[in-house]
The RNA shown here (c-di-GMP-I riboswitch aptamer) has 69 nucleotides and comes from uncultured Cellulomonas sp.
């Protein structure tokens, strides 16, 4: 320092999943990796010897893009 990107709650979905949740529109609370990734913490679900989910909770690890020097 933002042309410009993303999208919480919430609505709708004659869309998918048992669920947690996931896409798709509509919305804008925020975000300066609110781009990627379940490897450590951590929360959640479940047909619970196991198996899945959150990356907009923290951290690691990858990759970008504005400014300025």
């Nucleotide at each position: 320092a933002a042309c410009g990107g993303c999208a919480a709650a919430c609505c709708c979905g004659a869309c998918c999943g048992c669920a947690a949740g996931g896409c798709g529109g509509g919305g804008a609370c925020g975000c300066a990796a609110a781009g990627c990734c379940a490897c450590g913490g951590g929360g959640c679900c479940c047909a619970c010897g196991g198996g899945g989910c959150c990356a907009g909770c923290c951290g690691a690890g990858c990759u970008a893009c504005c400014g300025a020097a």
Source information: The organism belongs to Cellulomonas, within Bacteria. The coordinates come from a structure-prediction model, not an experiment, and the mean pLDDT is 86.